c-di-GMP-I riboswitch aptamer from an uncultured Pseudomonadota bacterium, 101 nucleotides, folded computationally.
């Protein structure tokens, strides 16, 4: 340096739930607590997944203006959508422990 994880030692991280904070929400961060976990170490670059405040679309109702049209307010339901999250979904880059070859 370069593959490879079948065991094992010393030691690591910590899933649901529960509390508290932060968030419109997925979700996060602490505590606490183990269901895994050789990267369950770090990075949203790719795909997938979640979420939809603001956005934008349609129904529907109010309210407003006009002769009449055009513009064009507010709210409820629904859609579509990351600029928002997933590293414990998977690829990808980055660093590193044991042992083995």
């Nucleotide at each position: 340096g370069a593959g490879a994880u079948c065991a094992g030692a010393g030691g690591g991280c910590a899933g649901a739930c529960c509390u508290g904070c932060c968030g419109a929400a997925a979700g996060g961060c602490a505590g606490a607590g183990a269901c895994g976990c050789a990267a369950a170490g770090c990075c949203a670059c790719g795909g997938g997944c979640c979420u939809a405040u603001a956005g934008u679309c349609a129904u529907c109702g109010c309210a407003c203006u006009u002769u009449a049209a055009c513009a064009a307010g507010c709210g409820c339901u629904g859609g579509c959508a990351a600029c928002g999250g997933u590293a414990g979904c998977c690829g990808g880059g980055c660093c590193g422990c044991a042992u083995c070859u």